[in-house]
RNA sequence: GCCAGGAUGGUGGAAUUGGUAGACACGUCGGAUUCAAAAUCCGAUGCUAGCAAUAGUGUGAGGGUUCAAGUCCCUCUCCUGGUA
Numbered sequence: 001g002c003c004a005g006g007a008u009g010g011u012g013g014a015a016u017u018g019g020u021a022g023a024c025a026c027g028u029c030g031g032a033u034u035c036a037a038a039a040u041c042c043g044a045u046g047c048u049a050g051c052a053a054u055a056g057u058g059u060g061a062g063g064g065u066u067c068a069a070g071u072c073c074c075u076c077u078c079c080u081g082g083u084a
Stems, first nucleotide, its partner, number of pairs: 001083007010026003019067001027045006046057004060076005
């Protein structure tokens, strides 16, 4: 250089044909239990603003197609593997 695969919360990791993004697990926080802790169980948990209700925003970056894009198309960045 060329070819293939990948990038989604604090972490791992789903999302079927383009149709509610973050299921599920871990972690964290609060509670129960305990003399105290561990283990276990229950609840909450992306970010920002707001007293709250709620609103806005969020899939590596920038564009395009579409009523609608994590998903399709183009360019770029980074990671992994293959090849000369």

Predicted 3D model of an 84-nucleotide RNA (transfer RNA) from a Bdellovibrionales bacterium. NCBI's taxonomy places the organism under Bacteria, Pseudomonadati, Bdellovibrionota, Bdellovibrionia, Bdellovibrionales. It was read from a public genome assembly. Rfam family: tRNA. Its family is annotated with triplet codon-amino acid adaptor activity in the Gene Ontology.